[in-house]
RNA sequence: AGAGUUUGAUCCUGGCUCAGGAUGAACGCUAGCGGGAGGCUUAACACAUGCAAGUCGAGGGGUAACAUUGGAGCUUGCUUCAGAUGACGACCGGCGCACGGGUGAGUAACGCGUAUGCAACCUACCUCAAACAGGGGAAUAGCUCAGGGAAACCUGGAUUAAUACCCCAUAAUAUUUAGAUUUGGCAUCAGAUUUAAAUUAAAACUCCGGUGGUUUGAGAUGGGCAUGCGUGACAUUAGCUAGUUGGUAAGGUAACGGCUUACCAAGGCUACGAUGUCUAGGGGUUCUAAAAGGAUGAUCCCCCACACUGGUACUGAGACACGGACCAGACUCCUACGGGAGGCAGCAGUGAGGAAUAUUGGGCAAUGGAGGCAACUCUGACCCAGCCAUGCCGCGUGCAGGAAGACGGUUCUAUGAAUUGUAAACUGCUUUUAUUCGGGAAUAAAAUUGGCUACGUGUAGCUAACUGAAUGUACCGAAGGAAUAAGCACCGGCUAACUCCGUGCCAGCAGCCGCGGUAAUACGGAGGGUGCAAGCGUUAUCCGGAUUUAUUGGGUUUAAAGGGUCCGUAGGUGGGACUGUAAGUCAGUGGUGAAAUACUGCGGCUCAACCGUAGAACUGCCAUUGAAACUGCUAUUCUUGAGUUCGGUUGAAGUGGGCGGAAUAUGUAGUGUAGCGGUGAAAUGCAUAGAUAUUACAUAGAACACCUAUUGCGAAGGCAGCUCACUAAGCCGAUACUGACGCUAAGGGACGAAAGCGUGGGGAGCGAGAACAGGAUUAGAUACCCUGGUAGUCCACGCUGUAAACGAUGAUAACUCGCUGUUGGCGAUAUACUGUCAGCGGCCAAGCGAAAGCGUUAAGUUAUCCACCUGGGGAGUACGAUCGCAAGGUUGAAACUCAAAGGAAUUGACGGGGGCCCGCACAAGCGGUGGAGCAUGUGGUUUAAUUCGAUGAUACGCGAGGAACCUUACCUGGGCUUAAAUGCAGAACGACCGGCUGGGAAACCAGCCUUUCUUCGGACGGUCUGCAAGGUGCUGCAUGGCUGUCGUCAGCUCGUGCCGUGAGGUGUUGGGUUAAGUCCCAUAACGAGCGCAACCCCUAUCGUUAGUUGCUAACAGGUUAAGCUGAGGACUCUAGCGAGACUGCCAUCGUAAGAUGAGAGGAAGGUGGGGAUGACGUCAAAUCAGCACGGCCCUUACGUCCAGGGCUACACACGUGUUACAAUGGCCGGUACAGAGGGCAGCUACACAGCGAUGUGAUGCGAAUCUCCAAAGCCGGUCUCAGUUCGGAUCGGAGUCUGCAACUCGACUCCGUGAAGUUGGAUUCGCUAGUAAUCGGAUAUCAGCCAUGAUCCGGUGAAUACGUUCCCGGGCCUUGUACACACCGCCCGUCAAGCCAUGGAAGCUGGGGGUGCCUGAAGUCUGUGACCGUAAGGAGCGGCCUAGGGUAAAACUAGUAACUAGGGCUAAGUCGUAACAAGGUAACC
Repeated sequence: AGAGUUUGAUCCUGGCUCAGGAUGAACGCUAGCGGGAGGCUUAACACAUGCAAGUCGAGGGGUAACAUUGGAGCUUGCUUCAGAUGACGACCGGCGCACGGGUGAGUAACGCGUAUGCAACCUACCUCAAACAGGGGAAUAGCUCAGGGAAACCUGGAUUAAUACCCCAUAAUAUUUAGAUUUGGCAUCAGAUUUAAAUUAAAACUCCGGUGGUUUGAGAUGGGCAUGCGUGACAUUAGCUAGUUGGUAAGGUAACGGCUUACCAAGGCUACGAUGUCUAGGGGUUCUAAAAGGAUGAUCCCCCACACUGGUACUGAGACACGGACCAGACUCCUACGGGAGGCAGCAGUGAGGAAUAUUGGGCAAUGGAGGCAACUCUGACCCAGCCAUGCCGCGUGCAGGAAGACGGUUCUAUGAAUUGUAAACUGCUUUUAUUCGGGAAUAAAAUUGGCUACGUGUAGCUAACUGAAUGUACCGAAGGAAUAAGCACCGGCUAACUCCGUGCCAGCAGCCGCGGUAAUACGGAGGGUGCAAGCGUUAUCCGGAUUUAUUGGGUUUAAAGGGUCCGUAGGUGGGACUGUAAGUCAGUGGUGAAAUACUGCGGCUCAACCGUAGAACUGCCAUUGAAACUGCUAUUCUUGAGUUCGGUUGAAGUGGGCGGAAUAUGUAGUGUAGCGGUGAAAUGCAUAGAUAUUACAUAGAACACCUAUUGCGAAGGCAGCUCACUAAGCCGAUACUGACGCUAAGGGACGAAAGCGUGGGGAGCGAGAACAGGAUUAGAUACCCUGGUAGUCCACGCUGUAAACGAUGAUAACUCGCUGUUGGCGAUAUACUGUCAGCGGCCAAGCGAAAGCGUUAAGUUAUCCACCUGGGGAGUACGAUCGCAAGGUUGAAACUCAAAGGAAUUGACGGGGGCCCGCACAAGCGGUGGAGCAUGUGGUUUAAUUCGAUGAUACGCGAGGAACCUUACCUGGGCUUAAAUGCAGAACGACCGGCUGGGAAACCAGCCUUUCUUCGGACGGUCUGCAAGGUGCUGCAUGGCUGUCGUCAGCUCGUGCCGUGAGGUGUUGGGUUAAGUCCCAUAACGAGCGCAACCCCUAUCGUUAGUUGCUAACAGGUUAAGCUGAGGACUCUAGCGAGACUGCCAUCGUAAGAUGAGAGGAAGGUGGGGAUGACGUCAAAUCAGCACGGCCCUUACGUCCAGGGCUACACACGUGUUACAAUGGCCGGUACAGAGGGCAGCUACACAGCGAUGUGAUGCGAAUCUCCAAAGCCGGUCUCAGUUCGGAUCGGAGUCUGCAACUCGACUCCGUGAAGUUGGAUUCGCUAGUAAUCGGAUAUCAGCCAUGAUCCGGUGAAUACGUUCCCGGGCCUUGUACACACCGCCCGUCAAGCCAUGGAAGCUGGGGGUGCCUGAAGUCUGUGACCGUAAGGAGCGGCCUAGGGUAAAACUAGUAACUAGGGCUAAGUCGUAACAAGGUAACC
């Protein structure tokens, strides 16, 4: 110091979360020792038991207990006597008990903190000083006697003492009253001196030293009171107050004071927050933080308050008293039922509550306290010990060597390696700690006692003796031995640390993001690793990070946030000069700021924690002295801010009146006839009772075309025909006047669109936007469209007070480059032009901004004031208050819930957005599909099985380029278990193979026959055993490879540079051009790559080379004929090499690229035609069944063998084909011309047989040699429009061929049979030239073939394209977006279901506080007091006040509640489709 998380990515805003520190903690796992700390945060709940405050005999009467001494009695160890002694129960008296200790309920207060004051006060014990102590009296407790009571205790009689009580005396520097003089101050007053009068004291004891007592003064200490300042939350608490505020008088108090009472006055507090409600002891401090702050108030210290709850006083120096009293109340206990007792928030301890907090310990040795002359006694204060890892600090659990890198574990690329790991074993060393034994402190010095010295019978000093709970503790030494001692959390990112197995959106994890649906570094286990360590984690809470409340140190155009506008009160703030002052400010000085804590230095425990000591600090408050710049205050003054005056000028500024024309509607009258109107198209509606249209006249209300705009005016809302009156404002010019009069503005006031409300008018049009009715549209249509139509819109008066009331931009003032347009003034005559002031606009520099953008009209740079914001939702909701007639407005939460919500910009994708362009995309044509029969594939159904895959385009004559068996993966049945191939090892055998027989469907099983070589080592063979197998089983969503599609579309990128905070852009866009990101030009880009094109193959022309199996012009031979033969290379052809085409030439257009031309030339002309060739990528596209391959699964089976069956089923539906429906045809006869490919288990000439499929024979050819080998066409003939001489399905019969075998289930031939079908609905497909159409041929697979399929080959050979509006697909640019899984997207609301919190609510139940009335204990005060007492005084009786109780009506607050309302959340519910694109009616307020 930061990090994670919104997005496809980016920047910003903004919340949530984490890493740190801390704790009086708790919980989980674990645990060796010590030091020094801490330990009921909850029930101020209730308490058994013990202890926590006594002491003094040197105040007293005394003698209950104990001891000593003495006496007596005797039973010789007992009884008894004696206050005689030490002492001492109870009692009188003195002092103490008001300290110490506990707790934090109450208290928002002079309670606390700080600083002052008391001229308004008190103070026992202590210190100092002054003075004094004479005399007398009456009682009383105890004791004793008697009585009552269960007890607590009480009553009566007699008697007695004091340092107890009373009276008299003495008395002032005391007190009071009345004067005089003087000093001072702060108003009352205070001090000093002095005069007079009045009043008030005492206690004794004694060791004779003294101690104690009384009065007065002073000090010290401790307290009391008053005051300034500071010290929580809520305004959804705004008014509070009757002793209240003040005065006079009196009372009371230690003292001032409404503290109390009487009377008088009517005040006092409050927006600088009164009153009320809620919460809370305050401070020093503690934690955190860089600081400012924020949080905190345990332990220790100071203050306060309290002592079961409430009240009250007494005593006393001091209390309204924790271990005192009285009363009331609640509770507990005892009881003989009549009455009594009690108060742990002292120390231990118990119960209860709770997540949770200790021993019914030792000692007064030390420190401190009370009493005492003292010894001493008391002291749960205190000092110690016990329990607890509760935190802090320290130490240890060993150190060194040791590689066979052991065993084991784990992992992997697995005959091996890596890791655990120098780790262990083993060797050497050390002994802190633990254990045992031995030694052994300090804390202790006084008091006291004894002795000695000094002076003054006592004090002071010296010396000796005595005193330790902790404790035989700390510490020291010795012994032996690595011996006695390691865990916890984590390992996806943040965040250090990774693999295997299991699990399979399950179980689970999780602080946030998020993991888990079969390969999980995120769950659980393991191995390994990381972090910390006697602890480690979790939970809770606080601060931090968070500049996320911002004083330091934030914002408000669009992210949350500027009030709708103006006026103005308080407040805040304010121009120039000078005078004074000194409140703020600054400086010096003094006082205070307790100690402890924190910081620094030094020191003590072996270190540290801890402790001691010194210093600095405590940023504060008060006082005082000084300064006078700034702010404030005061006085004077100035003119530039502000205002006034005069003169012009501008405008849809406002209010009220008058007037005007056009349009519309209605009415009357005329002309006129069948429709009008309306829409995408219609209908409702109007109209023959005469509409619409048209003409004339009349009436009514509302609104003001053109002018009219980047115009003007107004504070905003808003304002538009013309004109009059009244009113306001701005601007300009000018001089004079006032002299800071200014700015802003919480509360407050006024204005404030539309809609709405009230009363009364008015009502033409609109009502495309209420309501309502009808017609359409639609699946529906409570809408959009149409026809009507009431409120309303208009006027007057009153209310409402809100709008996306927007520039989403508060007001005012100053400053900061420019260009340009326009409105109103001024200067000059002028809208040439120019300057200036005030407005309204556009574009830009700097600067600012997250960016978009703003930019002298700031969102720039500054100043002042106001308003507002602090994650999204819940919610501008609820409750409360307030305003309103209502509607509703203003103010304005919480529970709960999410990890986002949001802004700007980027790249894509998409749009029922736009522009440009292309494509058999449409159009123009030709031929098909969809109807029929058949073939084939698919779905479905069926089945024992109908094996599997492919499913929009991109599955469906697809994998399959060939299922009768085989194939075959499926089914049924029968078999086998290493069974097919190969290798290794071992064992036995001499066979195995083969043949035969039997069973069987076969596989196979059973039986029989036959049967090796050898150099004796073995070889060979099968059999058995073991190891390696096998799987068309799963996952194409684990994969490789290959493939389809967009698409042969023109795109996809990179390097460097530049621009941008960045994602990214530029390049690749623009202007042209092209089939093309093809090329040219322009250009912050310049280049390059993959694609395009070209290079390759075939084909079209020519040349050349070479001529066999091809060819044959010339020559020759030869045949019925034939390149048949000699021969030839001319031609065709074959197949090598070349040429050729490049917009090269010409013309026109154009800068160029290029385009155009029936151009020339040419075989071919603008890519000549065709093929191969498929960029980055998309579809988790297809394929684990072609192959390969990870993982998982099966192993007498999911492997393998065999037979038969199935893949060929058949109410049906779809795709792809084929044959047809005929005359451009069918049939018959004759006749002609290809290319490419194949061929030896083959193609077969030729001959013969058969109607034929084919058969028999025979020949050539492993092929430019032989062979398969054409049809449409052409020439004749026939049929004559019909279910036919069309069509051929189906069926019957007979055959041929292949094959082990044609039943399921082959093809072909012949004879016979002769179905549907007469050109096919909506729709849909192909094709732009050697193409479509049509005709036949060949081949692969293959024994044969279900081939009408697929792939090639040639023959014949068209029509049409105006054109790009529309459909589909695509490319580029641009625009919008709430989409990014990308429109098959996103997303809204009701309803239904579950869960959660909340509001309302008849009521019910509590709580605290106030008010009225009644009652009223104890007690103070007061009155009285015939009784008691010599007296002091008291009993008794009355009164005031009050705690408490009762009662009444209200208010506040909390809990609960039938029912009810909305809200939130929840993978796959219902209905629609509101929003995001022009979201299909632009959206929104």